Predicted 3D model of a 72-nucleotide RNA (transfer RNA) from Paenibacillus phyllosphaerae. The coordinates come from a structure-prediction model, not an experiment, and the mean pLDDT is 83. Rfam family: tRNA. It is annotated as a transfer RNA. It was read from a public genome assembly.
[in-house]
Formats: sequence, structure tokens, C1' cells
RNA sequence: GCUGGUGUAGCUCAGAGGUAGAGCAACGCACUCGUAAUGCGUAGGUCGGGGGUUCAAGUCCCUUCACCAGCA
Repeated sequence: GCUGGUGUAGCUCAGAGGUAGAGCAACGCACUCGUAAUGCGUAGGUCGGGGGUUCAAGUCCCUUCACCAGCA
């Protein structure tokens, strides 16, 4: 330099055009003599940045940034 992949909650990841989710973690309550475990609940997201297409974009297109892999 070229090609491909990944980027979504604190962490690990789903979501294949129509209300952004799960597990773990955090917080509250219940339970317990107390803790852990368990049960119930709550909060947490400008979906890496910018632009485009569309009535509607996490999703499709372009560009850019970071990381990973391959080739040269």
C1' cells in the first nucleotide's frame, strides 16, 4: 500500500429497514441472627465519528477513525 473482519450498557455479546435487548456487574426490596446464594424490581445507550438513501437506518450505501487478520 491492497483486501477482509470487528466497533451496540461498566464487561461479554444479540439485534439481517418498523418501540434498542440478554447474561454478568451496579443499586433497591424481600428472604437470613448476619453474609453469601436465591427471588422480585430499578437505573444505565447521541449503536466509533461524519454524510447519503428511505415515510422510517443499529441494520443499506459512501467516507473517516481505532483495533485485528491476510497479502504485497